[in-house]
Context: one part of a larger RNA
Molecule: small-subunit ribosomal RNA, 5' domain
Organism: uncultured prokaryote
RNA sequence: GAACGAACGCUGGCGGCGUGCCUAACACAUGCAAGUCGAACGAGAAAGGGGACUUCGGUUCCUGAUUAAAGUGGCGCACGGGUGAGUAACGCGUAGACAACCUGCCUUGGGGUUCGGGACAACCUUUUGAAAAAAGGGCUAAUACCGGAUAACAACAGCUUCCGCAUGGUUGCUGUUUGAAAGAUUUAUCGCCCCAAGAGGGGUCUGCGAGACAUUAGCUUGUUGGUGAGGUAACGGCUCACCAAGGCUAUGAUGUCUAGCGGGUCUGAGAGGAUGAUCCGUCACACUGGAACUGAGACACGGUCCAGACUCCUACGGGAGGCAGCAGUGGGGAAUUUUGCGCAAUGGACGAAAGUCUGACGCAGCAACGCCGCGUGAGUGAAGAAGGCUCUUGGGUCGUAAAGCUCUUUUCUGAGGGAAGAGAAUGACGGUACCUCAGGAACAAGCACCGGCUAACUCCGUGCCAGCAGCCGCGGUAAGACGGAGGGUGCAAGCGUUGUUC
Numbered sequence: 001g002a003a004c005g006a007a008c009g010c011u012g013g014c015g016g017c018g019u020g021c022c023u024a025a026c027a028c029a030u031g032c033a034a035g036u037c038g039a040a041c042g043a044g045a046a047a048g049g050g051g052a053c054u055u056c057g058g059u060u061c062c063u064g065a066u067u068a069a070a071g072u073g074g075c076g077c078a079c080g081g082g083u084g085a086g087u088a089a090c091g092c093g094u095a096g097a098c099a100a101c102c103u104g105c106c107u108u109g110g111g112g113u114u115c116g117g118g119a120c121a122a123c124c125u126u127u128u129g130a131a132a133a134a135a136g137g138g139c140u141a142a143u144a145c146c147g148g149a150u151a152a153c154a155a156c157a158g159c160u161u162c163c164g165c166a167u168g169g170u171u172g173c174u175g176u177u178u179g180a181a182a183g184a185u186u187u188a189u190c191g192c193c194c195c196a197a198g199a200g201g202g203g204u205c206u207g208c209g210a211g212a213c214a215u216u217a218g219c220u221u222g223u224u225g226g227u228g229a230g231g232u233a234a235c236g237g238c239u240c241a242c243c244a245a246g247g248c249u250a251u252g253a254u255g256u257c258u259a260g261c262g263g264g265u266c267u268g269a270g271a272g273g274a275u276g277a278u279c280c281g282u283c284a285c286a287c288u289g290g291a292a293c294u295g296a297g298a299c300a301c302g303g304u305c306c307a308g309a310c311u312c313c314u315a316c317g318g319g320a321g322g323c324a325g326c327a328g329u330g331g332g333g334a335a336u337u338u339u340g341c342g343c344a345a346u347g348g349a350c351g352a353a354a355g356u357c358u359g360a361c362g363c364a365g366c367a368a369c370g371c372c373g374c375g376u377g378a379g380u381g382a383a384g385a386a387g388g389c390u391c392u393u394g395g396g397u398c399g400u401a402a403a404g405c406u407c408u409u410u411u412c413u414g415a416g417g418g419a420a421g422a423g424a425a426u427g428a429c430g431g432u433a434c435c436u437c438a439g440g441a442a443c444a445a446g447c448a449c450c451g452g453c454u455a456a457c458u459c460c461g462u463g464c465c466a467g468c469a470g471c472c473g474c475g476g477u478a479a480g481a482c483g484g485a486g487g488g489u490g491c492a493a494g495c496g497u498u499g500u501u502c
């Protein structure tokens, strides 16, 4: 000098765009953050409205109603959002490989959609329980579940074509085996099943690259390799049996400490150094530890089970919970915001659609936290006014500064008026931006410094005191260095201080 997710002090007019718990991965009241489909299915209220009867209490019928809520079923909930604890690792980056793999939804092509069956919720009912909930009996539907039929380029075996270094891949034929389906409605659409391919996504493997400590020197027994088997979507000690005794290591193994990684960011002429907030990619985690289930996909933040700690409810028998989602609270801290509006846009889930949901997102609010822009007037004005300071008492200086005057401008101000766009429709923002009108220079300047480094000087007070200080150093009676004043210098809605990095 530059920079910052900054903090502190003094000060503070407006706007635009950004940014905002760096500390306790501490604990959390409350609300919301993942639903949707009645064009898969059975069942089906109530309020309100109308009619009839009536003992005036009510009863009953229609409508409400292809309705609401609940249930079965489908898809989604593995995305999106958060955090950085762990991890020195194929986790990340980069370049490759899979002749060792998977893939819901989407796209393309081909073929099919046949015959049957028995249940279980909801509902009714019984029982237990304070509750959460649980158990028994009975009825019922389906695109839920089960069985049969049939098909293929599925699987296996044999032969065969071509290819490959190779385990093999590939073409065709034959045989055997396994083995699909679901319908709906507004009737021309949406589905369902099988096969092949694509797109996009995912899984696995390999080379190379990027921390500290040697006051860590030896480490390893599924360890290293082989054969076989099991397991997986898939290769593999991934797991197991047997066999061999290997494997790594001063080019730093093992251990310990620290840490998410990258694109980037800051600085620097560069080389480099520092860093990893916001935004983008990726990994890991979801109270702590462990486990699997479902599923195309999870070993699953707002799912399940077990254990633990903690909090809450309890009728003491037993139960409920997980903000590192958005707001918000306590606590910690030098320090970091509203329990706001809206699905109008963009994107996502479901749906044929209308649409519903969406604290993603779009906006608004708060904060000079940062960057950028604008303003606090302009012109004229010497009796160089008054006043302050200084003074050699003549004067000098603040100073054209003010006042005054004027032709002038309107960022601004205002509880005036008008008023958007965003593909046709739909606007939270918003009566906002913007336009217009009115008003009057009006509402708007501070902070640090002035001995040298370093731009800027005098007076008074103080008297090695009080104090200053980044370094050198000032202060013991005329202090340009302390405190105040006048004046000046530098920046300016900021200015200084502290911290950190180059």
Stems, first nucleotide, its partner, number of pairs: 001502004006498005013374006019367002021332001026330003030327003035075003040072002048063006082285003092209007101202003106198008114148004123138006154177006162169002183190003211257003218248003223245008260282004264275004287308005310321004338364001340363003346360001347358004378406003387398004412439003416436003446491005451472003457486005467474002